Small-subunit ribosomal RNA, 5' domain from an uncultured bacterium, 509 nucleotides, folded computationally.
Context: one part of a larger RNA
RNA sequence: GAGUGAACGCUGGCGGCGUGCCUAACACAUGCAAGUCGAACGAGAACGGGGUAAAGCUUGCUUUACUUGUCAGCUAAGUGGCGCACGGGUGAGUAAUGUAUAGUUAACCUGCCCUCAAGAAAGGAAUAACAGAUGGAAACGUCUGCUAAUGCCCUAUAUGCCCAUAAUACAGAAGUAUGCUGGGGAAACGCUUUAGUGCUUGAGGAUGGGACUGUAUUGUAUCAGCUAGUUGGUAAGGUAAUGGCUUACCAAGGCUAUGACGCAUAACUGGUUUGAGAGGAUGAUCAGUCACACUGGAACUGAGACACGGUCCAGACUCCUACGGGAGGCAGCAGUGGGGAAUAUUGCACAAUGGAGGAAACUCUGAUGCAGCAACGCCGCGUGGAGGAUGACACUUUUCGGAGCGUAAACUCCUUUUAUAUAGGAAGAUAAUGACGGUACUAUAUGAAUAAGCACCGGCUAACUCCGUGCCAGCAGCCGCGGUAAUACGGAGGGUGCAAGCGUUACUC
Numbered sequence: 001g002a003g004u005g006a007a008c009g010c011u012g013g014c015g016g017c018g019u020g021c022c023u024a025a026c027a028c029a030u031g032c033a034a035g036u037c038g039a040a041c042g043a044g045a046a047c048g049g050g051g052u053a054a055a056g057c058u059u060g061c062u063u064u065a066c067u068u069g070u071c072a073g074c075u076a077a078g079u080g081g082c083g084c085a086c087g088g089g090u091g092a093g094u095a096a097u098g099u100a101u102a103g104u105u106a107a108c109c110u111g112c113c114c115u116c117a118a119g120a121a122a123g124g125a126a127u128a129a130c131a132g133a134u135g136g137a138a139a140c141g142u143c144u145g146c147u148a149a150u151g152c153c154c155u156a157u158a159u160g161c162c163c164a165u166a167a168u169a170c171a172g173a174a175g176u177a178u179g180c181u182g183g184g185g186a187a188a189c190g191c192u193u194u195a196g197u198g199c200u201u202g203a204g205g206a207u208g209g210g211a212c213u214g215u216a217u218u219g220u221a222u223c224a225g226c227u228a229g230u231u232g233g234u235a236a237g238g239u240a241a242u243g244g245c246u247u248a249c250c251a252a253g254g255c256u257a258u259g260a261c262g263c264a265u266a267a268c269u270g271g272u273u274u275g276a277g278a279g280g281a282u283g284a285u286c287a288g289u290c291a292c293a294c295u296g297g298a299a300c301u302g303a304g305a306c307a308c309g310g311u312c313c314a315g316a317c318u319c320c321u322a323c324g325g326g327a328g329g330c331a332g333c334a335g336u337g338g339g340g341a342a343u344a345u346u347g348c349a350c351a352a353u354g355g356a357g358g359a360a361a362c363u364c365u366g367a368u369g370c371a372g373c374a375a376c377g378c379c380g381c382g383u384g385g386a387g388g389a390u391g392a393c394a395c396u397u398u399u400c401g402g403a404g405c406g407u408a409a410a411c412u413c414c415u416u417u418u419a420u421a422u423a424g425g426a427a428g429a430u431a432a433u434g435a436c437g438g439u440a441c442u443a444u445a446u447g448a449a450u451a452a453g454c455a456c457c458g459g460c461u462a463a464c465u466c467c468g469u470g471c472c473a474g475c476a477g478c479c480g481c482g483g484u485a486a487u488a489c490g491g492a493g494g495g496u497g498c499a500a501g502c503g504u505u506a507c508u509c
Stems, first nucleotide, its partner, number of pairs: 001509004006505005013381006019374002021339001026337003030334003035082003040079002043075002047073001048071001049068009089292003098217008108209002113205007121155001123153002130145006161184004167178004190197003218264003225255003230252008267289004271282004294315005317328004345371001347370003353367001354365004384414004395404003419446006428436001453498005458479003464493005474481002
């Protein structure tokens, strides 16, 4: 000098764009953050509609009661489908099962989506809801009975597909292609109604992932030896898939001063910052990857999880309890306590962008879009302009003549960015729909009106005098000032620098 997610002191007018728990991965009250589909299904508690009856009168409406689920409204709860593995948060762990980059997969998977080929035949048994009974304080159950489906099961069919296998071709080989024969396995003619949408099998694509390899990736030798599933083989199991991934048997290997093993520290990268560069430091916001979801462990479902707002077990903690037993997980958005030098609203809206479901209308969406708070940062604007000397007053200083403040003020003329008031009022989104928002912006009116501080002035370093103090009180980044004339302490006048900021502290180059 540059920089910061900064903090502190003094001060503070406005706008735009950003940013905002770096500490306790500490504990959390409350609300919301993942639902949706009635065009899969039985059904019908509400709301609305229809029907019937009664009453009232404004004689075609209102109220009440009953009823209706074939009511081309709708829907709590339930079965079923899809989603909940995305989006959002955090950085504890992790020094390599990570990340970055370059490759391999002849060792793999891929719901929804796109293209192509083929198909959808015949049957069956249940079960929730519901009803009845019953246990429990509750959470939640138990028994009996009824019923539906795009829920579940069996059979048939198989262009292709999967498994085993003779043979042939290609290949250096693992293998690939063709393929006789044998074996195996599908489906919802469902829904809406008139051309759609779904179902099943296969081939290809797209997208997203899994696995493997090379190279790079902090400090420490006051860590020198480490290792028995350890290293390799055979066989089997397991996986979507290779593999000690697992198991049995066999062999005795494997790693290591090019730092194994251990310990400490740490998410990684694009980037950010500094620097002429090389390099150093760093990894907030934004983007990619990884890991985690009270702590530890486990699997289930599924195309995908070993699953933040799912399940089970154990633990710590908190809460409820009728003491028998139960409930919970903000490192989602707000918010609370605590910690701390320190970090915001229990806001509005789905209008836009995107996501989930749905044929759609639409519903949901603390993603997102906005608003609120904070000079936390960057950028822009303003706090007036022109004239004005017998150079006023005050203040400071003085050699008492004067000098400085100083065209500064007063005063005259002007302007209105801003401010205040009134009126109009947008794009963003169009077929329609605007949270922001009566916001931005525009016009008119008023009137210099509403708006300047902070640090420094011995040298480094731009800027000097007076008074007070008297090695005291104090200053100080370094050198150093202060013991009676202190440009260095404190005050004043004056000056210098930056300016809605200015200084200090901390940290990086």